[in-house]
RNA sequence: CUCAUCGAGACCGGCUGAGGGAUAGGCCCGAAGACGCCGGGGCAACCCGUGACGCUAACCACGUCACGAAGGUGCCAACUCCUACGGGGAUCUCAAGGAUCCGCCGACAGAUGAG
Repeated sequence: CUCAUCGAGACCGGCUGAGGGAUAGGCCCGAAGACGCCGGGGCAACCCGUGACGCUAACCACGUCACGAAGGUGCCAACUCCUACGGGGAUCUCAAGGAUCCGCCGACAGAUGAG
């Protein structure tokens, strides 16, 4: 840089001891010990394995689906915790305009995997 996915799922023990969730605002987690580190356990199915179907003259490759979980990653509070940019919808006021709300859409950014 490219592609795919990001509303589901998965906790115990030991060590340590004060902040942590990037930033800001919110809202949360945290001395009943968070965050972090180590060990074990688990989740999931991206890579991976097996099979079927499609494609092909046939094979390979590729695509789709199903099943699996030994290995490589990843993950195990909250949607990627929410909002930050653009749009949409609802309600109120209603002349313009404005206020409040919404797990409504998209973009950006980020995370993870494969290349």
SAM riboswitch aptamer (S box leader) from a marine sediment metagenome, 115 nucleotides, folded computationally.
The coordinates come from a structure-prediction model, not an experiment, and the mean pLDDT is 85.
Rfam family: SAM riboswitch aptamer (S box leader). Its Rfam clan is "SAM clan".